[in-house]
């Protein structure tokens, strides 16, 4: 420089044939539980869904551009 995959929550990642209040495990805070602490059980918090533009009644999902990671050719 062409092409091509990815980007969602502190970490891993799901959810993409547009429409339900954006979700799960770990992780963090509280509560049972126990002398105690660790397992185990309830619950909470925490997302500009990279970034702007665009289509749409309506975008995490579709189009463009852009930014940053990965891969393939040259």
């Nucleotide at each position: 420089g062409u092409c091509u995959c990815c980007g969602u929550a502190g970490c891993u990642c799901a959810g993409c044939a547009g429409g339900a209040u954006a979700g799960a495990g770990c992780g963090u805070c509280c509560g049972c539980c126990u002398c105690c602490u660790a397992a185990g059980c309830g619950g909470a918090a925490g997302g500009u869904c990279a970034g702007c533009g665009g289509u749409u009644c309506g975008a995490a999902u579709c189009c463009g551009c852009u930014c940053g990671g990965g891969g393939a050719c040259g």
Molecule: transfer RNA
Organism: uncultured Ruminococcus sp.